[in-house]
Molecule: transfer RNA
Organism: soil metagenome
RNA sequence: GGGCGCAUCGUCGAAAGGUCUAAGACACCGGCCUGAUAAGUCGGAAAUCGUGGUUCAAUUCCACGUGCGCCCA
Numbered sequence: 001g002g003g004c005g006c007a008u009c010g011u012c013g014a015a016a017g018g019u020c021u022a023a024g025a026c027a028c029c030g031g032c033c034u035g036a037u038a039a040g041u042c043g044g045a046a047a048u049c050g051u052g053g054u055u056c057a058a059u060u061c062c063a064c065g066u067g068c069g070c071c072c073a
Stems, first nucleotide, its partner, number of pairs: 001072007010026003018056001028044005049065005
């Protein structure tokens, strides 16, 4: 330099054009429980890499950019 893939709560990880509010697990915060802690149980906060485009509607499709990974040179 060229090609391909990936990017979603703190971490992991679903949703693959529509619905309700973007699911779930762990972690975190609070209540209950306990002498206390842990465990258990109930509840809560928390995310779509950026900018454009397509569409009635974009996390999803397209373009460019950014970051990461793989392959070729």